[in-house]
The RNA shown here (Bacterial RNase P class A) has 323 nucleotides and comes from a marine sediment metagenome. The model forms 99% of the base pairs in the Rfam consensus.
Order: sequence, then C1' cells, then structure tokens
RNA sequence: GGCAGUCGCUUUGUGCUUUAGUGCGAAGAGGAAAGUCCGGGCUCCAUAGAGCAGAGUGCCAGGUAACCCCUGGGGGGCGUGAGCCUACGGAAAGUGCAGCAGAAAGCAGACCGCCUAAGCCAAUCUUGUAUUGGCCGGUAAGGGUGAAACGGUGCGGUAAGAGCGCACCGCAUGACUGGCAACAGUUCAUGGCGAUGGUAAACCCCACUCGGAGCAAGACCAAAUAGGAGUUCUUUAUGCGUUGCUCGCGCUGAACUCGGGUAGGUCGCACGAGUCAGUCGGUGACGGCUGGCCUAGAUGAAUGACUGUCCACGACAGAACCC
Repeated sequence: GGCAGUCGCUUUGUGCUUUAGUGCGAAGAGGAAAGUCCGGGCUCCAUAGAGCAGAGUGCCAGGUAACCCCUGGGGGGCGUGAGCCUACGGAAAGUGCAGCAGAAAGCAGACCGCCUAAGCCAAUCUUGUAUUGGCCGGUAAGGGUGAAACGGUGCGGUAAGAGCGCACCGCAUGACUGGCAACAGUUCAUGGCGAUGGUAAACCCCACUCGGAGCAAGACCAAAUAGGAGUUCUUUAUGCGUUGCUCGCGCUGAACUCGGGUAGGUCGCACGAGUCAGUCGGUGACGGCUGGCCUAGAUGAAUGACUGUCCACGACAGAACCC
C1' cells in the first nucleotide's frame, strides 16, 4: 500500500421523532487537485458608444466557447535517412547596429595588379598611328583581407576591362496551369536588373484582435449604532461614473477630518462548453445521432482509529467558483 470487518467524520436521500436526535441507504481528493502562463464561463460597474494611447498576435486553411492552444498543409533550416526545428507579414518608407583584418562593409573603393586608348613631357633609334620611361588618366575581369567585397559560367568585344553585347542560369514583373489558399511549375513572355548584402527576438511600418475588476466577484436576510459632529469648495456649474486621455452618454453636489456600530447567517456552491459506450462523417483536430451514468462541496476547514490478512513492501502528493 491492497482487501475485509468494527467504530468514527462530512454531504445527501428516505422514515420515525416536540426541536435536539435516531433507523435504513448512497457518495466522499489527483494525475497533477500543486507552481506558473494563456483562453474562457460566471458576477458586478452599466444604459456603455467612438477615437487616441497602450497591449497582444503575425505563412495558409480548418477545429474550438475562445486562445499565443490543437489538426492538416506550405516556405525555410538541419539530417545519409526515417524524421526534427521554426519568434514564418515588411529591408524598394525611414533610422540604427555589425570587433579585427582589409583600399573599401551601403550605395563604396584601389593595396598588389592590368592598360596607357585620349592629353602632356623626356630620351633613343631603324623617323614610325615606332620603342622606353614619367605625369595625367582608365579599370574592377585576376590576386590579397575577411563570415560576407556590388549576380554566376562561357563566348564576343575592348587600350585593358566591365551585362558593354549575346547564350544559359539567377533575379524582378506579368500571363498560363494545379491548388480554397499559403505556394508550386522540365511552361511562356518582357526586362540588363540600385534586385550588389545581413539584422525588425533592433526602433519602425503594415494587418488583425482587445472595456475594467474579480467568488475576499456578487445577491439576500437578520441585528445594532449616532439618519452623528465639524471644515472647505460649489449651486446646473461643478463633481462622479472599474486602466490612462478626449468626445459622447448617464447620474447628481463633492472632498476631507473626528467619532460610533456591525464582523452573524443563507445563497453563489456543483447537471457540467460533463462523462462512458455504440454508430455515422472527416486525412485529422473534431463534430452529429442513439443509449447509459451522476461522480466531494468543507468553511479554524470532512475521509481517521483499531483488528485480521495479502505481497509487488507502497513515490510525489490534499479540492475551497468552475472549465
């Protein structure tokens, strides 16, 4: 710890009983009742609207009373794979942030390089749109640094290069096809493309949702005191009205100090968005139908004690409005 028995405790049904009490029955902690975070039911403000602020959520479609939950899909990432993760709207509205290295890290830049076209100077010779050197200049294809360097590969072109042009990819836009959609595509067309980055779990922008307080909510009954005294403002103005502000709406005097009484009882309080079984629908979450069942309601807080027996020798643990 399980089972059985004898007493005891709480709620409740039904008889007897003058209340009290008593006989016979029924039921009596969890899978998390605990902690925490969400979403609601319910109650009140209250007749309770709009806006701003604020807060929350963030792919699509469903489920649900509702949700930040659940189901199924899509995108992205990880994994050989089965699968797993996802804080997943927007970086072309703006702002901010990113050590070191590096020329340069958001609209850039020249360290090593390549070229010397165009322009200028000098020298040489074979006097030529020659050669060499320098200045000026061009370039970002190659190399270096870095996690990342301004789309990729190839061909052409160029003084050398560069989407400069072209082809194929990539990207953007549009059409078509499939899908409710997110999206996808051995599809088509257009465009040389500031798209050449990251970060919004940074500020921000966008879309959607949102009154507040809470069972010590709240309602009723009974009883008692002092329907008390004072100060200030005010007379339809003001004040009050459950996050803050404004408008609207409603009610109507308000605030403060001192002093006194009550601390009791009943309800809320358990029949539930309940549970079990079958069946139907659905990929699924879940829903419909039929039938069965009732399963704690204490309030200083109920479930304990003893005996016998069994073995698997017994963890964490205790309702207080509910889901």